Transfer RNA from an uncultured Solirubrobacteraceae bacterium, 74 nucleotides, folded computationally. The same sequence occurs in records of 5 taxa. It matches the Rfam family "tRNA". By type it is a transfer RNA. Its family is annotated with triplet codon-amino acid adaptor activity in the Gene Ontology. The coordinates come from a structure-prediction model, not an experiment, and the mean pLDDT is 82.
[in-house]
RNA sequence: CGGGACGUAGCGCAGCCUGGUAGCGCGUCGCCUUUGGGUGGCGAAGGUCCUCGGUUCGAAUCCGGGCGUCCCGA
Numbered sequence: 001c002g003g004g005a006c007g008u009a010g011c012g013c014a015g016c017c018u019g020g021u022a023g024c025g026c027g028u029c030g031c032c033u034u035u036g037g038g039u040g041g042c043g044a045a046g047g048u049c050c051u052c053g054g055u056u057c058g059a060a061u062c063c064g065g066g067c068g069u070c071c072c073g074a
Base pairs, nucleotide, nucleotide: 001073002072003071004070005069006068007067010026011025012024013023020057028044029043030042031041032040050066051065052064053063054062
């Protein structure tokens, strides 16, 4: 310098292809259960979807620029 993959809740990921309410597991908090803890049950909080633009009635999703991590090539 060129090419590719990935970036979504504290952590690990799905959703993207085929635009239409942002989800799952673990974790955290509250309640029940227990002498207490754990286990189990119920509920809740927590997200500028890396960033800046574009297209669209509508973008995590499509298009372009940038940034970061990793891989390959030179």